The RNA shown here (c-di-GMP-I riboswitch aptamer) has 84 nucleotides and comes from Peptococcaceae bacterium UBA6096.
[in-house]
RNA sequence: CACCGAUAAUAGCAAACCAUCCGAAAGGUUGGGACGCAAAGCUAAAGGGCCUUUUACGAAAGUAAGUGGCAGCCAGCUACCGAA
Numbered sequence: 001c002a003c004c005g006a007u008a009a010u011a012g013c014a015a016a017c018c019a020u021c022c023g024a025a026a027g028g029u030u031g032g033g034a035c036g037c038a039a040a041g042c043u044a045a046a047g048g049g050c051c052u053u054u055u056a057c058g059a060a061a062g063u064a065a066g067u068g069g070c071a072g073c074c075a076g077c078u079a080c081c082g083a084a
Base pairs, nucleotide, nucleotide: 004082005081012037013036017032018031019030021028022027035072041077042076043075047074048073049070050069051068053066054065055064056063057062
């Protein structure tokens, strides 16, 4: 340095749900709350995937082009600690 990840140390994040506000929705903010997380840090204007919604086509399944979102789906980038 790379991989790896302890019933180690130090710090950190916070699912569901509840309240709150924003949004047409998906989803998000703040507070409470912890299911979990060794990247649950950052990136959606690099890519795949998923969700939302509009239009067109279609008998339907769906397809195409747009809208908005999800990083706790994969991925990319960066990073603390150091037993085996």
The coordinates come from a structure-prediction model, not an experiment, and the mean pLDDT is 85.